About this RNA:
The prediction has a mean pLDDT of 75. Predicted 3D model of a 370-nucleotide RNA (Bacterial RNase P class A) from a Thermoanaerobaculia bacterium. It is recorded under the gene name rnpB. Its Rfam family is "Bacterial RNase P class A". Rfam describes the family as follows. Ribonuclease P (RNase P) is a ubiquitous endoribonuclease, found in archaea, bacteria and eukarya as well as chloroplasts and mitochondria. Rfam classes the family as a ribozyme. NCBI's taxonomy places the organism under Bacteria, Pseudomonadati, Acidobacteriota, Thermoanaerobaculia.
RNA sequence: GGAGCGGAUCGGAGGAUCGCCGUCCUGAGCUAUAAAGGGCGGAGGAAAGUCCGAACUCCGACGGGCAGCAGGCUGGCUAACGGCCAGGCGCGGCAACGCGACGGAAAGUGCAACAGAAAGCAAACCGCCGAUCUGCGCGAGCAGAGGUAAGGGUGAAAUGGUGCGGUAAGAGCGCACCGCGUCCCGCGUGAGCGACGACGGCACGGCAAACCCCCUGCGGAGCAAGACCAAAUAGGGAAGCAGCGGAACCGCCCGUUUCCAUCGAAAGCUUCCGGGUAGGUUGCUCGACCACCGCGGCAACGCGAGUGGCAGAUGAAUGAUCCUCACUCCGUGAGGAGCACAGAAUUCGGCUUACAGAUCCGCUCCACAU
Repeated sequence: GGAGCGGAUCGGAGGAUCGCCGUCCUGAGCUAUAAAGGGCGGAGGAAAGUCCGAACUCCGACGGGCAGCAGGCUGGCUAACGGCCAGGCGCGGCAACGCGACGGAAAGUGCAACAGAAAGCAAACCGCCGAUCUGCGCGAGCAGAGGUAAGGGUGAAAUGGUGCGGUAAGAGCGCACCGCGUCCCGCGUGAGCGACGACGGCACGGCAAACCCCCUGCGGAGCAAGACCAAAUAGGGAAGCAGCGGAACCGCCCGUUUCCAUCGAAAGCUUCCGGGUAGGUUGCUCGACCACCGCGGCAACGCGAGUGGCAGAUGAAUGAUCCUCACUCCGUGAGGAGCACAGAAUUCGGCUUACAGAUCCGCUCCACAU
């Protein structure tokens, strides 16, 4: 210098004018409050998708199981998680590093397109052989039965690799080495790893993001949860007045089952109580919070002290215009254009997705120079 890998941070700055939401103060004299004025605060790294996990709230619930759904290497972190950190194994990359639903295929059932002779107890198309047997031939030999799985060919996948021996030709058929499996031993908390040796000719091929089996977890709904205050109108209950009956006083006032009356069917006024609606208040934002610092830990993270920070709308605020500067592009120049993805809605922890541009740190490979 070039090519790359991993991580972190920022993601415009300052000002003017006019507004919007919240809050405090003045107004204000005892308290409260209006107009008006003033101070302070007012979107993000993802506020997004709503995909996981929780807090909180209500409903349900003796306990357990079936079904269903989700997760699935090991150790740790965490309130919890399908998240994160560290590690193991496998795959990819020269490497830094990246990716992985990564339990079980000797419980059972099932699946494998096309090609191919054959795809799970199987198979022989081309090829090789034809020792043995049969036929023909005097004979070399030819043909067949048959043997073979080395070589070719098909496929994602065809029952380890190399060599020597062996054979008619071959083959773990035998042997040596490599690979594989089991045992012993050592290391590691563990997943696993490793060496000497022994044993086994080498398996019970693949697929469980096929059913299934094993282990673990899961009650449901969600801030439009939930709680409180509470009109108008309509309806419910109680009391009183009024009404009807009869002598003060009492009874009746609605569907009728006993008695009475009789058919219809209707009904007033006042006060109080209770439920619900509109509307309002609350939940609501300071919390398993964030940053800086110290200590412990490889790390995720934990512990500790201090300082600083943190919006709360609800037909839903956080805006509009202009100026200067920064950045990028165009232009000789004056100057012009552009400036990403995107906007809270109960609150947190994650994941995923979108994103112009800028900065920093660590590492790998290649080339060159000293």